[in-house]
């Protein structure tokens, strides 16, 4: 006086939304409880997708390119549990500066 980014991988933090119905199948001694698929209603938004703005950029306009924790729910979710954007240690790997 400069970088203090980008990615893996390991712990940990970590919202929201019916423990809906109905049919079948599995499992339990059972009109009963649990799970798994399928349909139907209602609902979230933090995997993932998906659209869009000013600046900028493209020669001035028009066109095209450019974000999101925003918007849409395709997807995925709606008791626990698994997931989960993001954030926190710590390791390694690649850059950056030196």
């Nucleotide at each position: 006086c400069g970088c203090u980014g980008c990615g893996a991988c390991a712990c940990g933090g970590g919202a929201g939304a019916g423990c809906g119905u109905c049919a079948u199948c599995c499992g339990g001694a059972a009109u009963c409880c649990g799970g798994a698929u399928g349909a139907c209603c209602g609902c979230c938004g933090a995997a993932g997708g998906a659209g869009c703005a000013a600046c900028a950029c493209c020669u001035c306009c028009c066109c095209g390119u450019c974000a999101a924790a925003c918007u849409c729910u395709c997807a995925g979710g709606c008791a626990c549990c698994c997931g989960g954007a993001c954030c926190g240690u710590g390791u390694c790997g690649c850059g950056a500066c030196c």